A computed fold for a 74-nucleotide RNA from a Candidatus Yonathbacteria bacterium, annotated as transfer RNA.
[in-house]
RNA sequence: GGGCGGCUAGCUCAGAUGGUUAGAGCGCACGCUUCACACGCGUGAGGUCACAGGUUCGAUUCCUGUGCCGCCCA
Numbered sequence: 001g002g003g004c005g006g007c008u009a010g011c012u013c014a015g016a017u018g019g020u021u022a023g024a025g026c027g028c029a030c031g032c033u034u035c036a037c038a039c040g041c042g043u044g045a046g047g048u049c050a051c052a053g054g055u056u057c058g059a060u061u062c063c064u065g066u067g068c069c070g071c072c073c074a
Stems, first nucleotide, its partner, number of pairs: 001073007010026004019057001028044005050066005
């Protein structure tokens, strides 16, 4: 230098054919349970969907560029 993949909650990851509430598990807070702790159960908080631009009535999703991470080729 070229090619490919990834970037979504604190962490690990889903996410449909573009559409009205963006989710799971773990973690965190609170409550129930217990003499107490753990386990278990319930409730809740927590997101500029990496950034910018474009297409569109509408973008986490499609297109382009940039950044970061990983792999391959030279």
Background
It was read from a public genome assembly. The coordinates come from a structure-prediction model, not an experiment, and the mean pLDDT is 80. Lineage of the source: Bacteria > Bacteria candidate phyla > Candidatus Yonathiibacteriota.